[in-house]
RNA sequence: AGCGCUCUCGCGGGAGAGAUCGGCGGUCGUGUAACGGCUGUCGGGGCCGAAGGCGCAACCGCCCCGGAAACGCUCAGGCAAAAGGACCGCGAGGGCGCA
Numbered sequence: 001a002g003c004g005c006u007c008u009c010g011c012g013g014g015a016g017a018g019a020u021c022g023g024c025g026g027u028c029g030u031g032u033a034a035c036g037g038c039u040g041u042c043g044g045g046g047c048c049g050a051a052g053g054c055g056c057a058a059c060c061g062c063c064c065c066g067g068a069a070a071c072g073c074u075c076a077g078g079c080a081a082a083a084g085g086a087c088c089g090c091g092a093g094g095g096c097g098c099a
Stems, first nucleotide, its partner, number of pairs: 002098012020044010046079003052075001053073003059067003
C1' cells in the first nucleotide's frame, strides 16, 4: 500500500401519521364590532415510528444472569411544504486491529 471495525465532516438518497377541533393573545385584511388570513400559547380528541429513551416472548451467549435489532412501547419526538430523520451509497480525515 491493502483489509476490517469505529468516529467526524462533505455530497446524494431516505418512510409513516389530523395544513385536526376549541379557548385566549399578537398581527394583517380600508378594519371599531363581527368575520377571515397568518402566527404564538393553552387544552380536547385522533394518529405515526426511523432522532433520543425504555423493554425482551422467540433468538444469541452458558441455567441464573446478560445482549442487539429495522421487533415491541410511545416517555420524548413527529403528523402540508421546508426542516429534522434511523439507515444506505460515495469522498476526505482521525483512532484501533490484522498484515

The RNA shown here (Glycine riboswitch aptamer) has 99 nucleotides. Of the family's consensus pairs, 91% are formed in the model. The sequence was found by an Rfam model in a public genome assembly. The prediction has a mean pLDDT of 76.